RNA sequence: CAAGAUGACCGGGCGGCCGCUGCCGUCGGCCUCAGAUGGGGCGGCGGCAGAGGAAAGUCCGAGCUCCUCCGGGCAAGGAUGCCCGCUAACGGCGGGGCGGGGUGACCCGACGGAAAGUGCCACAGAAAGCAUACCGUCCCCUCGGCAACGGGGGGAUAAGGGUGAAACGGCGAGGUAAGAGCUCACCGCUCCGGUGGUAACACCGGAGGCACGGCAAACCCCAUCCGGAGCAAGGCCUAAUAGCGGGACUAUGGGCGCCCGGCCCGUCCCGGGGUUGGCCGCUUGAGCCAGGCGGCAACGUCUGGCCCAGAUAGAUGGUCGCCGCCGGCCCAACAUCGGGAAGAAGCCCGCGCGGCGUAAACCGAUGGCAGGGCCGGUACAGAACUCGGCUUACAGGUCACCUUGCGCC
RNA sequence: GCGGCUGUAGCUCAGAGGAUAGAGCAUCUGUCUUCGGAACAGAGGGUCGGGGGUUCGAAUCCCUCCAGCCGCGCCA
Repeated sequence: CAAGAUGACCGGGCGGCCGCUGCCGUCGGCCUCAGAUGGGGCGGCGGCAGAGGAAAGUCCGAGCUCCUCCGGGCAAGGAUGCCCGCUAACGGCGGGGCGGGGUGACCCGACGGAAAGUGCCACAGAAAGCAUACCGUCCCCUCGGCAACGGGGGGAUAAGGGUGAAACGGCGAGGUAAGAGCUCACCGCUCCGGUGGUAACACCGGAGGCACGGCAAACCCCAUCCGGAGCAAGGCCUAAUAGCGGGACUAUGGGCGCCCGGCCCGUCCCGGGGUUGGCCGCUUGAGCCAGGCGGCAACGUCUGGCCCAGAUAGAUGGUCGCCGCCGGCCCAACAUCGGGAAGAAGCCCGCGCGGCGUAAACCGAUGGCAGGGCCGGUACAGAACUCGGCUUACAGGUCACCUUGCGCC
Repeated sequence: GCGGCUGUAGCUCAGAGGAUAGAGCAUCUGUCUUCGGAACAGAGGGUCGGGGGUUCGAAUCCCUCCAGCCGCGCCA
């Protein structure tokens, strides 16, 4: 310098003018309740504060609230799925193991069970899961033939060929009529034992000659977890009266999937009509920032400091100027190359049509780091009860550390 | 906020692990006709909404994203 890997962060700034929302203060302003210099609302003025890293998708987990805070058992359904830890919890995160990818930094993994059962494995192929044999190889009998060999019959085999995504351990040697874990070495697999590790697992030793194909993002089995609903939760106030109609059940009933226990008594089902008022919930919270300590880390803990949006058709904006950032084009300067350029001038000598050696103005082409000018752009998106995560979108930029390649010292 | 459904040819839809993804209408070509329609014969046309995964193999199973549609709630 180029190409990458990982982690963290930013994601416009300043000013003028005009606006919006909340809180606090203030007013000889207006309205209202009350009758006390009080309360509430509206308004003016002043001050302070005012979107995000994802506020998004609503995919998980919680807080909070209500449902009878819901107890026991069974069934159903759903979720998760190597080990250890973190956490309020999680399907999240951290570390580790194993497997896979990359030269590497590093990245990825729905990663329990296929010797519990069921199911599926198209086409091709002899055979697709329980055994079998198309071509072939070999042996025996027989027929033909001098023989090689060929035809027929019986048997052995699975080494070779062929099919397939996948073919009953792989490979080599021995062995054999040909072969075969038939035997042996190595590798794989299964079982047993030992060592290390909290564990997943790794390593070592021995035994078994191989039984055991794949698919569980097929049903399923095993282990663990899960009551339901959601701020339109839920509570209060004011107004209205469509707080309506029909049906079921009136306690041997109904309300939970079932049973038991327990609880409730106007509860359930269907239909119809109507509304989008106010206040609370509502923003102090598993909170944020800095530092110390413990831990590899996730995280925990201690000390100090801070208060940081609460709208309700939905505020946090619009416009102008200057600057920043990015992209494109142009300018001059610069660099390289070509022309200019006659190997010029000049220098050297053994003085020859010898050798060395090419400079600038100017012109053209290419390049694009720093500079100047013009034009264009400045993402994704936007709180709506609140947190912890995940996922997805995002112009452009910054920092730290690491890897590979090339060049130079 | 909660729950559910759909996305396949220009349009309407089939397809549920083994097709070159089909059907009807539409389009185009030919035959017939004086011409047109109808009829008959034939042809073209597909990112199976996008991406990723599981599997030997995916429109189909799983994850994620996108788009569209439907239903429910409230009775202060």